[in-house]
RNA sequence: GACAAGGGCAAACCCACGGCAACGUGGGGGCGCAAAGCCUACGGGUCCCUCGGGGAUGGCCGGGUUGCCGAA
Numbered sequence: 001g002a003c004a005a006g007g008g009c010a011a012a013c014c015c016a017c018g019g020c021a022a023c024g025u026g027g028g029g030g031c032g033c034a035a036a037g038c039c040u041a042c043g044g045g046u047c048c049c050u051c052g053g054g055g056a057u058g059g060c061c062g063g064g065u066u067g068c069c070g071a072a
Base pairs, nucleotide, nucleotide: 001069008033009032013028014027015026016025017024018023031059037065038064039063042062043061044060045057046056047055048054049053
């Protein structure tokens, strides 16, 4: 970061399984993504529960780290 090339990932929704739930995993699917690769729940946000407290989300953002291609 260009209507370039070759590749990659995979939202909603559906099916199966797990979980009280948020949601997760696998298959189908394809809205999007230049780090939507990996790490982190530490700070902010959102969400769930049996509201003591515990939990979910990295495809909400900040942070750490590695990396493909490339015109003007």
The RNA shown here (c-di-GMP-I riboswitch aptamer) has 72 nucleotides and comes from a marine eukaryotic metagenome. The coordinates come from a structure-prediction model, not an experiment, and the mean pLDDT is 83. The same sequence occurs in records of 2 taxa.